[in-house]
Context: one part of a larger RNA
RNA sequence: GCCUACGAGUUAAUGUUGAUAGCGAGGUUAAGAUAUCGUAAUAUCGCAGCCGAAGCGAAAGCGAGUCUGAAUAGGGCGCUUUAGUUAUCAGCAUUAGACGCGAAACUUAGUGAUCUACCCUUGAGCAGGAUGAAGGUCUGGUAACACAGAGUGGAGGUCCGAACCGGUAGCUGUUGAAAAAGCUUCGGAUGACUUGAGGGUAGGGGUGAAAGGCUAAUCAAACUGAGAGAUAGCUCGUACUCCCCGAAAAGCUUUUAGGAGCUGCCUUGCUUAUACUUUAUAGAGGUAGAGCUACUGAUAGGAUGCGGGGGCUUCACCGCCUACCAAUUCCUGACAAACUCCGAAUGCUAUAAAGGUUAGAGCAGGAGAAAGGCUAUGGGUGCUAAUGUCCAUAGCCGAGAGGGCAAUAACCCAGACCAUCAGCUAAGGUCCCGGAAUGUAUGCUAAGUUGAAAUAACGCGGUUAAACUGCAGAGACAGCUAGGAUGUUGGCUUGGAAGCAGCCAUUCAUUUAAAGAGUGCGUAACAGCUCACUAGUCGAGCGGUUUAGCAUGGAUAAUAAACGGGCAUAAGCAUACUACCGAAGCUAUGGAAUAUUUUAGAAUAUUGGUAGGGGAGCAUUCUAACGACGAAGAAGCGAGACUGUGAGGUUUCGUGGAGUUUUUAGAAAAGCAAAUGUAGGC
Numbered sequence: 001g002c003c004u005a006c007g008a009g010u011u012a013a014u015g016u017u018g019a020u021a022g023c024g025a026g027g028u029u030a031a032g033a034u035a036u037c038g039u040a041a042u043a044u045c046g047c048a049g050c051c052g053a054a055g056c057g058a059a060a061g062c063g064a065g066u067c068u069g070a071a072u073a074g075g076g077c078g079c080u081u082u083a084g085u086u087a088u089c090a091g092c093a094u095u096a097g098a099c100g101c102g103a104a105a106c107u108u109a110g111u112g113a114u115c116u117a118c119c120c121u122u123g124a125g126c127a128g129g130a131u132g133a134a135g136g137u138c139u140g141g142u143a144a145c146a147c148a149g150a151g152u153g154g155a156g157g158u159c160c161g162a163a164c165c166g167g168u169a170g171c172u173g174u175u176g177a178a179a180a181a182g183c184u185u186c187g188g189a190u191g192a193c194u195u196g197a198g199g200g201u202a203g204g205g206g207u208g209a210a211a212g213g214c215u216a217a218u219c220a221a222a223c224u225g226a227g228a229g230a231u232a233g234c235u236c237g238u239a240c241u242c243c244c245c246g247a248a249a250a251g252c253u254u255u256u257a258g259g260a261g262c263u264g265c266c267u268u269g270c271u272u273a274u275a276c277u278u279u280a281u282a283g284a285g286g287u288a289g290a291g292c293u294a295c296u297g298a299u300a301g302g303a304u305g306c307g308g309g310g311g312c313u314u315c316a317c318c319g320c321c322u323a324c325c326a327a328u329u330c331c332u333g334a335c336a337a338a339c340u341c342c343g344a345a346u347g348c349u350a351u352a353a354a355g356g357u358u359a360g361a362g363c364a365g366g367a368g369a370a371a372g373g374c375u376a377u378g379g380g381u382g383c384u385a386a387u388g389u390c391c392a393u394a395g396c397c398g399a400g401a402g403g404g405c406a407a408u409a410a411c412c413c414a415g416a417c418c419a420u421c422a423g424c425u426a427a428g429g430u431c432c433c434g435g436a437a438u439g440u441a442u443g444c445u446a447a448g449u450u451g452a453a454a455u456a457a458c459g460c461g462g463u464u465a466a467a468c469u470g471c472a473g474a475g476a477c478a479g480c481u482a483g484g485a486u487g488u489u490g491g492c493u494u495g496g497a498a499g500c501a502g503c504c505a506u507u508c509a510u511u512u513a514a515a516g517a518g519u520g521c522g523u524a525a526c527a528g529c530u531c532a533c534u535a536g537u538c539g540a541g542c543g544g545u546u547u548a549g550c551a552u553g554g555a556u557a558a559u560a561a562a563c564g565g566g567c568a569u570a571a572g573c574a575u576a577c578u579a580c581c582g583a584a585g586c587u588a589u590g591g592a593a594u595a596u597u598u599u600a601g602a603a604u605a606u607u608g609g610u611a612g613g614g615g616a617g618c619a620u621u622c623u624a625a626c627g628a629c630g631a632a633g634a635a636g637c638g639a640g641a642c643u644g645u646g647a648g649g650u651u652u653c654g655u656g657g658a659g660u661u662u663u664u665a666g667a668a669a670a671g672c673a674a675a676u677g678u679a680g681g682c
Base pairs, nucleotide, nucleotide: 001682002681003680004679005678006677011096012095013094014093015092016091017090018089019088020087021086022085023084026051027050028049032045033044034043035042036041055062056061065077066076067075068074099237100236102234106227107226108225109224110223111222117201118200119199120198121197122196123195124194125193126191128160129159130158131156135152137150138149139148140147164188165187166186169184170183171182172181203219205215206214207213240617241616242615243614244613245612250263251262252261253260254259265368266366267365268364269363270362271361272360276355277354278353279352280351281350282349283348289342290340291339296336297335300332301331302330303329307325308324309322310321311320312319372397373396374395375394376393377392378391379390380389381388402413403412404411417591418590419589420588422587423586424585428581429580430579431566432565433564437578439577440576441575442574443573444572450568451567458553459552462550463549464548465547466546467545468544469543470542471541479537480536481535482534483533485510486509487508490504491503492502516531520529521528592607593606594605595604596603597602618671620668621667622666623665624664625663627661628660629659636655637654638653639652640651641650642649643648
């Protein structure tokens, strides 16, 4: 993991609501007793008790009233509205273990020191080698000691190293050979050593050279029984079918925040009469916007300059000056969630009419939910960050399948009763993958831009279109040829300054077809080259500004790696049009169910669905009654056929070898895929 068996809302009492039945202003017996073919009980007694028919008051008590009160007042609770009660079944609640399994723990009574910790008593063990303390001896030495040397001696938590005790490092082992080992290596090895036997200390206790270590493979409180089915606002699991409806993730409160109570939202029953939409009319309101010499506040520039600062003057006052700050007022501009002289659209309320297959409201039974999420819009917060966070309005997901977006809860289209080898469409598509146009018309793009995420400021003689404007057969624009001069090297400055470092200037005048007191190179300064300007040649268009479209640079991330791919110059982009494809949408045909209506023929509408509510059934075991089947083969098992919307049912053949069961009722140990479920098998 699979298979088989077992495995979870039960039972009792009480209450409450509903259904059914009996009796009914009454209903009903309990314990118990008696009788009997009723013996898994029935019938008759039993009238104690309980509920109801009357309430009010703390009570005495009074009573359709009563209590309060001085009250005949007022007020509270009642009456004026008669239906209850008993039993059964069902839903729910309460009390009990109360749907099942599950703690860590707590208490109590005991059992353990054959493991291990420490202690007591009594025993035992430690190859071999090394070192050589004290003491004493001899010799030397001293006044005597001291001291020195030699050899003797044999001390030590001494050294090396077996047994023994340990466990340093590495490898192996890791469903092991082993629930702690093996191999190699290593520490101690006469000691605070090791060890045998016997004994002692016991659970908030022991013991501990102290690691929270050890206390029988168990230790921050052992093990066993009992309280005990502890408790678990937590996790997991909770078993057949079909049909109808169908949520919530919100408000308030909570030692409350992953739990609850009330309300809202769902469902079932009963009773009622609206809900909603549009139009019209009448309202409340201060948002968006706008505005601010309409307030409060904020605010840029200008004019005016009260007042202040600074400077001057003065004994002081007065006075004078100001590229300073700056009130008020005026002009221009302009801001605000906690500003408003103003002020919508929506939304909200009411009335009326029309529409409107009941959507609304009340009461009663049963819930679930109370972690929500994304998108769009209006906002707060944050960085106008976040698949961020907090509100509001709407949609969707949640609980929603189908088609599209390559894939993709939420985006776009569209809400799946069932069947069909029928049709039409939506979004989106129509070269191939791929169903359908290599469609039509007119343009654009040359970047593979693009081909369904997104890419800026700024730059660009890319290209297309448009508008305005200048020049041009009296010859433009571009090119080529020629000229481009003189006063003069203008004046100043300067070492120099001659068109061209810089400054000044009515930058003037002359000759001219034209030529600046000079556009740019250049020189130390000149020179030189060139431009403006002019003529000739050539012969038809040439410039400028602005706007729009598509391109282009800017452009940088980890696979080639964000056209889905192939690929495409359209199969890209823009505009218009036609055709087709395309869904569980709509239609067609057949069928089923639910609700309402019904002229009984049918018609209309509906049938996605989690939590959850309601309804109808199937199967299993046992019981009762009447029956039925069975050795001419029961149950069970295997395979097939038929049948029912389904749970299922019927039947044939084989196997099997003795019981089985329809129908109508009743009662439940009444249905398994899950609980790291339990047991067995493989």
Molecule: large-subunit ribosomal RNA, domain II
Organism: Bacteroidales bacterium